The RNA shown here (Bacterial RNase P class A) has 341 nucleotides and comes from uncultured Candidatus Actinomarina sp. It matches the Rfam family "Bacterial RNase P class A". By type it is a ribozyme. About the family: Ribonuclease P (RNase P) is a ubiquitous endoribonuclease, found in archaea, bacteria and eukarya as well as chloroplasts and mitochondria. The prediction has a mean pLDDT of 76. Of the family's consensus pairs, 94% are formed in the model.
RNA sequence: UCUGUGAAAUGGAUAAUCGCGAUUUAUCGAGGAAAGUCCGGACUCCACAGAGUUAUAGAGCUGGGUAACUCCCAGGCAAGUAAUUGACGGAAAGUGCAACAGAAAACAAACCGCUUAUCUGUGAUAAGUAAGGGUGAAAAGGUGGUGUAAGAGACCACCAGUUGUUUAAGUAAUUAAACAAGCUUGUAAACCCCUCUAGGAGCAAUACUAAGAAGCAAUUAGCUGACUCGGCUGAUAAUUGCGGGUAAGUAGCUAGAUAUAUUUGGUAACAAAUAUACAAGAUGGAUGAUUAUCGUAUGUGCAAACAUAUACAGAAUCCGGCUUAUAGUUUCACAAAAUCA
Numbered sequence: 001u002c003u004g005u006g007a008a009a010u011g012g013a014u015a016a017u018c019g020c021g022a023u024u025u026a027u028c029g030a031g032g033a034a035a036g037u038c039c040g041g042a043c044u045c046c047a048c049a050g051a052g053u054u055a056u057a058g059a060g061c062u063g064g065g066u067a068a069c070u071c072c073c074a075g076g077c078a079a080g081u082a083a084u085u086g087a088c089g090g091a092a093a094g095u096g097c098a099a100c101a102g103a104a105a106a107c108a109a110a111c112c113g114c115u116u117a118u119c120u121g122u123g124a125u126a127a128g129u130a131a132g133g134g135u136g137a138a139a140a141g142g143u144g145g146u147g148u149a150a151g152a153g154a155c156c157a158c159c160a161g162u163u164g165u166u167u168a169a170g171u172a173a174u175u176a177a178a179c180a181a182g183c184u185u186g187u188a189a190a191c192c193c194c195u196c197u198a199g200g201a202g203c204a205a206u207a208c209u210a211a212g213a214a215g216c217a218a219u220u221a222g223c224u225g226a227c228u229c230g231g232c233u234g235a236u237a238a239u240u241g242c243g244g245g246u247a248a249g250u251a252g253c254u255a256g257a258u259a260u261a262u263u264u265g266g267u268a269a270c271a272a273a274u275a276u277a278c279a280a281g282a283u284g285g286a287u288g289a290u291u292a293u294c295g296u297a298u299g300u301g302c303a304a305a306c307a308u309a310u311a312c313a314g315a316a317u318c319c320g321g322c323u324u325a326u327a328g329u330u331u332c333a334c335a336a337a338a339u340c341a
Stems, first nucleotide, its partner, number of pairs: 001337001003335008012294007020029003031312001035323002038321005043202004048230001050229005056198005061075005076088001077086003089193002094191002096187003111133002113129007141159006160184002162181008206251004215242006221233003258277008295310006
């Protein structure tokens, strides 16, 4: 310098005038994603949410963090030249798939070739073969030998992988070594198998006040996926069907698994202690408009200056994550290649 990998910050500022909402008078007022409603919870109700089965859904190496998680951190293994990335249990339970090409894609093979025999021949037929060649992403593990008519893990030695046993290190996943076995396509982000997890519904939850009215009928059982066993309520109860009235207001509603700073512990995620702070709470739904100056980018211009533009997007119970969108500007760390010193 160029290419690449990963992470982060900002994304307008100030002043004036006018206009809004909260608040009880001194102040504040839409984000890094408020978005998607994906995951996990806090909180509320269903009596306990008790035990079990099932449906459905999800997770999948090991250890740690956290309120919890499918999240985060560290390690192992695998891929990659590397920075880094990973939807990381099982192919030896079964099923399926591997286009085209190729003889054949797993109970898988004979197109060329090699060997033997016969016929009479620059070839044909039969038998054997899968070492060599071809096709393909992948073709019965690789190299060297024995053996054979020619060959082949058929056998042997070494090697690679897989499985098992033992020893050593490690909390563990695993790593290394020795021995044994001739066992030797891939694919589960295909169906599936195995292990583990999950009660349901949700702030339109729920609680209270005011107002209003009109109840009638049926059942004996009912209790927030379904079923079973407990348990609870039970004829003044509960469930179901039809019909009528209400649609107003208050709480929930923002002081927290909170934020910032320092110290200590830890590789880190994070935890503890101390100090300081209180930063929207709307409800047909506020958080805005104008002007001026400054900032950034682009263009014109010697300059002064002028012009244009300035991303994605808007709280609704709250929090921790993940995913997606984002004009422009800036920063950090690392890897490969080349060049120079």